Model confidence (mean pLDDT): 87 of 100. Predicted 3D model of a 508-nucleotide part of an RNA (small-subunit ribosomal RNA, 5' domain) from an uncultured bacterium. The full RNA is in RNAcentral, with records from Greengenes.
Context: one part of a larger RNA
RNA sequence: GAACGAACGCUGGCGGCGUGGUUAAGGCAUGCAAGUCGAACGGGCUUAUGAUUUGGGAAACCAGGUCAUAAGUUAGUGGCGGACGGGUGAGUAAUGCAUGGGUAAUGUACCUUGGGCACAGGAAUAGCCCGCCGAAAGGCGGAGUAAUACCUGAUGAUAUCGGCGACCCGCAUGGGUUGCUGAUCAAAGCUCCGACGGCCCGAGAGCAGCCUAUGUCCUAUCAGCUUGUUGGUGGGGUAAAGGCCUACCAAGGCGACGACGGGUAGCCGGCGUGAGAGCGUGACCGGCCACAUCGGGACUGAGACACUGCCCGGACACCUACGGGUGGCUGCAGCAACGAAUCUUCCGCAAUGGGCGCAAGCCUGACGGAGCGACGCCGCGUGUGGGGUGAAGUCUUUCGGGAUGUAAACCGCUGUCAGGGGUUAGGAAGAUCUGACCGGCCCCAGAGGAAGCCCCGACUAAGUCUGUGCCAGCAGUCGCGGUAACACAUACGGGGCAAGCGUUGUCC
Numbered sequence: 001g002a003a004c005g006a007a008c009g010c011u012g013g014c015g016g017c018g019u020g021g022u023u024a025a026g027g028c029a030u031g032c033a034a035g036u037c038g039a040a041c042g043g044g045c046u047u048a049u050g051a052u053u054u055g056g057g058a059a060a061c062c063a064g065g066u067c068a069u070a071a072g073u074u075a076g077u078g079g080c081g082g083a084c085g086g087g088u089g090a091g092u093a094a095u096g097c098a099u100g101g102g103u104a105a106u107g108u109a110c111c112u113u114g115g116g117c118a119c120a121g122g123a124a125u126a127g128c129c130c131g132c133c134g135a136a137a138g139g140c141g142g143a144g145u146a147a148u149a150c151c152u153g154a155u156g157a158u159a160u161c162g163g164c165g166a167c168c169c170g171c172a173u174g175g176g177u178u179g180c181u182g183a184u185c186a187a188a189g190c191u192c193c194g195a196c197g198g199c200c201c202g203a204g205a206g207c208a209g210c211c212u213a214u215g216u217c218c219u220a221u222c223a224g225c226u227u228g229u230u231g232g233u234g235g236g237g238u239a240a241a242g243g244c245c246u247a248c249c250a251a252g253g254c255g256a257c258g259a260c261g262g263g264u265a266g267c268c269g270g271c272g273u274g275a276g277a278g279c280g281u282g283a284c285c286g287g288c289c290a291c292a293u294c295g296g297g298a299c300u301g302a303g304a305c306a307c308u309g310c311c312c313g314g315a316c317a318c319c320u321a322c323g324g325g326u327g328g329c330u331g332c333a334g335c336a337a338c339g340a341a342u343c344u345u346c347c348g349c350a351a352u353g354g355g356c357g358c359a360a361g362c363c364u365g366a367c368g369g370a371g372c373g374a375c376g377c378c379g380c381g382u383g384u385g386g387g388g389u390g391a392a393g394u395c396u397u398u399c400g401g402g403a404u405g406u407a408a409a410c411c412g413c414u415g416u417c418a419g420g421g422g423u424u425a426g427g428a429a430g431a432u433c434u435g436a437c438c439g440g441c442c443c444c445a446g447a448g449g450a451a452g453c454c455c456c457g458a459c460u461a462a463g464u465c466u467g468u469g470c471c472a473g474c475a476g477u478c479g480c481g482g483u484a485a486c487a488c489a490u491a492c493g494g495g496g497c498a499a500g501c502g503u504u505g506u507c508c
Stems, first nucleotide, its partner, number of pairs: 001508001003506002006504005013380006019373002021338001027335002030333003035080003040077002043074014087291003096216008106208003111204007119153004129142005159184011189196001217263003224254003229251008266288004270281004293314005316327004344370001346369003352366001353364004383413004393404004417449001419444006426438002452497005457478003463492002466489002473480002
């Protein structure tokens, strides 16, 4: 000099764009953050219409029951989604990440595309109703019901597995194409007739798993480490290779090119600095990984060993009728605590994106916005022109004067920002409609509401007076202060930057 997720002191007008718990991955009150589909299904409730019926009435009509249809709503069954999105950096020095390869060792719901198919039956169960237990959370029994829920059978191949054969190729195991044959396996309907769906097989795209080479901090005051350890065979397991697991066999494997141990740390694109090489760093944004109170486990599923799913154990907290239950903000706000230090318990789904749905739409603290903080960068303003050999005040003086200083006053002008009023291009995706919020244009008034901070001995730009008297104090270094202090303190003057200016910390 440059930089910062900064903090502290003094000061503080406006706007735009960014950015804001770096400490306790310590604890959390409250609300919200993942639902949706009634065009899969049977019910419940409400309303309307129609039919029928009961009671009252002479009738009109009133009250009620049953059935049908329609509309609305919905607890439950069922489907899809809850594995995304959002947060954090604890752990991790390699099961991670980056770059380049491999998979002849793999998977894939939704989407696109090509081909083919959907036949016949059955048994349950929630809801509802009845009864019961419990303070609650919740649970038990009985009767009985539906489906795109479940089951059986049929058909069935280019699919899978097996047998026989042909051809082509390769990277070892092997891969591909094709002929004959045997075995196995499928489906679901709904509909306002337009549609939307179901099953099987092939291909694609995107996504994911696994393997591998190279690179990836400090420490030798860590020198030897290892028994599923290294390899093989059989078996198991997985979508898949593999000591991934298991039994047996062999005795291997790694290491000064630093094994093993200890410390520290998420990694990268990037960011800061620098002429570069390099050094430092990894906040915001993007990619990958890991975690979700701590530890362990599996279930479901295309996908999880699953942040707001389940089970077990621990710690903690809460409710309780003492028998037993409930909870997990490292989501958005917010609270106390910690700390030098870090925000609103805001508005909206209008836009973009996501989930579900034929759709209308619903949900979305993702997101879009607004709010707070000079935390940062950038822009603007705090007026502008004129105005005397020069007011007052203040400072200084050799007492003549000099400085502040065109500065003020005064005269003319302008209207940024802030203030008030009106209007509505645009962000709306061009038929119409749709704006939380932002914005555009016009008018009014009126210099009014808007300047500070640090420094002035040398380095280093800018000096005088007074006070103090090695005191009080200053200080980045050298050093100032003991009676004339350009170095302390105040004043005046000056210099530098400016809505900031200084100090501290850290890195280059």